A computed fold for a 72-nucleotide RNA from Fervidobacterium sp., annotated as transfer RNA. Rfam family: tRNA. By type it is a transfer RNA. Its mean pLDDT, the model's own confidence on a scale to 100, is 83.
């Protein structure tokens, strides 16, 4: 310089073009003598940036970005 894959919530990840969830962390409660572990609740997201396609985009299409890999 050229290819390919990926970026969604504090972390690890899902979501057939039609209500952005789930686990663990966090916060509250309850159990306990008390912690830990269990149990209920809960909050927490510009879907990595701009454009386009569509009645409708996390998904599809361009550009541009960070990140792993290939190749030269």
């Nucleotide at each position: 310089g050229g290819g390919u894959g990926u970026g969604u919530a504090a972390c690890u990840c899902a979501a057939u073009g039609g209500c952005a969830g789930a686990g663990u962390a966090g916060c509250g409660c309850g159990c306990u003598c008390a912690u830990a572990a269990c149990g209920c609740g809960u909050a927490a997201g510009u879907u990595g940036u701009a454009g386009g396609u569509u009645c409708g985009a996390g998904u599809c299409c361009u550009a541009c970005u960070g990140c792993a890999c290939c190749c030269a």